[in-house]
Context: one part of a larger RNA
RNA sequence: GAGCGAACGUUGGCGGUGUGGAUUAGGCAUGCAAGUCGCGCGUGAAAGCCUUCGGGCGAGUAAAGCGGCGAACGGGUGAGUAACACGUAAUCAACCUACCCUCGAGAUCGGAAUAACCACUGGAAACGGUGGGUAAUGCCGAAUGGCCCCACGAGAAGGCAUCUUCAUGUGGGUAAACGGUACGCUGCUCGGGGAGGGGAUUGCGGGCUAUUAGCUAGUUGGUGGGGUAAUGGCCUACCAAGGCGAUGAUGGCUAGCGGGUCUGAGAGGAUGAUCCGUCACACUGGGACUGAGACACUGCCCAGACUCCUACGGGAGGCUGCAGUCGAGAAUCUUCCGCAAUGGGCGAAAGCCUGACGGAGCGACACCGCGUGUAGGAUGAAGGCCCUAGGGUUGUAAACUACUGUCACGUUAUAGGAAUACUGACCAAAACGAGAGGAAGCGCCGGCUAACUCCGUGCCAGCAGCCACGGUAACACGGAGGGCGCAAACGUUGCUC
Numbered sequence: 001g002a003g004c005g006a007a008c009g010u011u012g013g014c015g016g017u018g019u020g021g022a023u024u025a026g027g028c029a030u031g032c033a034a035g036u037c038g039c040g041c042g043u044g045a046a047a048g049c050c051u052u053c054g055g056g057c058g059a060g061u062a063a064a065g066c067g068g069c070g071a072a073c074g075g076g077u078g079a080g081u082a083a084c085a086c087g088u089a090a091u092c093a094a095c096c097u098a099c100c101c102u103c104g105a106g107a108u109c110g111g112a113a114u115a116a117c118c119a120c121u122g123g124a125a126a127c128g129g130u131g132g133g134u135a136a137u138g139c140c141g142a143a144u145g146g147c148c149c150c151a152c153g154a155g156a157a158g159g160c161a162u163c164u165u166c167a168u169g170u171g172g173g174u175a176a177a178c179g180g181u182a183c184g185c186u187g188c189u190c191g192g193g194g195a196g197g198g199g200a201u202u203g204c205g206g207g208c209u210a211u212u213a214g215c216u217a218g219u220u221g222g223u224g225g226g227g228u229a230a231u232g233g234c235c236u237a238c239c240a241a242g243g244c245g246a247u248g249a250u251g252g253c254u255a256g257c258g259g260g261u262c263u264g265a266g267a268g269g270a271u272g273a274u275c276c277g278u279c280a281c282a283c284u285g286g287g288a289c290u291g292a293g294a295c296a297c298u299g300c301c302c303a304g305a306c307u308c309c310u311a312c313g314g315g316a317g318g319c320u321g322c323a324g325u326c327g328a329g330a331a332u333c334u335u336c337c338g339c340a341a342u343g344g345g346c347g348a349a350a351g352c353c354u355g356a357c358g359g360a361g362c363g364a365c366a367c368c369g370c371g372u373g374u375a376g377g378a379u380g381a382a383g384g385c386c387c388u389a390g391g392g393u394u395g396u397a398a399a400c401u402a403c404u405g406u407c408a409c410g411u412u413a414u415a416g417g418a419a420u421a422c423u424g425a426c427c428a429a430a431a432c433g434a435g436a437g438g439a440a441g442c443g444c445c446g447g448c449u450a451a452c453u454c455c456g457u458g459c460c461a462g463c464a465g466c467c468a469c470g471g472u473a474a475c476a477c478g479g480a481g482g483g484c485g486c487a488a489a490c491g492u493u494g495c496u497c
Stems, first nucleotide, its partner, number of pairs: 001497004006493005013370006019363002026326003030323003035069003040066002043063001048057003076281003086205007095198003100194007108142004117132006148173006155166004179186002207253003214244003219241008256278004260271004283304005306317004334360001336359003342356001343354004373403004383394004407438001409433003414428001416427002441486005446467003452481005462469001
């Protein structure tokens, strides 16, 4: 000098764009943050209104339930992790992929349940139990079927050990769901391909420490088996005795990683807030279930700590989602509005849901822009300060005169953000009015370093980044006048280069 997610002090007019829990991955009241589909299915109210008192409308609505898809995305945080976690470059002849696109083929016949509901019943509650009973795109059996799968056989081509691809023979095995309809379609089953997504493996790269020198028994390799979508000590039985290490193993400490960011002429150094990619985590530890996908933030089970309810038998909970609260801290915001836009889930659609997101609010926290007037105006007024008492300076500064109308204020209006229609939470151009009014501070002035005098004080009080100042004329302390520098900021502190 530059920079910052800053903090503190003094001061503070407006706007735009950003940005804001860095500490206790400490504890959390309350509300909201994931639903949707009646064009999958069976049930099915009430209030109210009408009534000929039978009932009708409300209404096959609301609602719960079964079923499907979603809930594995989106959002948060950085605890753990020095690791194929990340980055980069490759490999999979060792793999998976719901929804979407595309191509080919198909959908025959049956069955048994169960929630809802009804009855009885247990419990304080949470939540159940028994019996009856009903449906489906829920579940099950059978059939058919291929270029799909498995076993055996043989051929061709290719390759990278295992192999891959193509054509082929025999035997065996596995499917389906109907609904609505404007008759266009949409969904279902099997198989091939695609797109996007994921899984696995490998080379190389990026912390400190030797006051850590040896580490290792599933350890290193092999064979058989198991497991997985898939390779593999991933797991298991047996066999062998290996494997790693001064090119730093093992241990300890620290830390999410990258694109980037800051600085610097660069090389480099420092850093990893916001935004993007990726990993890990979800009260702590462990586990699996469902599913195309999880070992699952607002799913389940077990254990633990903590909090809450209880009729003491037993139950409920998890803000590292958005707001908000307590605590700790130098320190970090509203318990706001809206689905209008973009995007996501469901749905044929209308639409519903969406604290993602779009906005508004708060904070000079940062950057940028604008303003606090403009022109004229010397008896150089008064006052202040200094003085050699002549004057000098504040100073065209003010007063005064003539103007202007940015911002703010008020009125009215409807452009644009809206995607040719509907649709604006919020922002707001334009137009008009009034009127200099509402809008300047902070630090410094001994040298470094731009800027000087007087008074007070008297090694006191104090200053101070370094040198140093102060003991009676202090340009260095305190005040004043004047000046210098920045300016809605200016200084101080901390940290980085």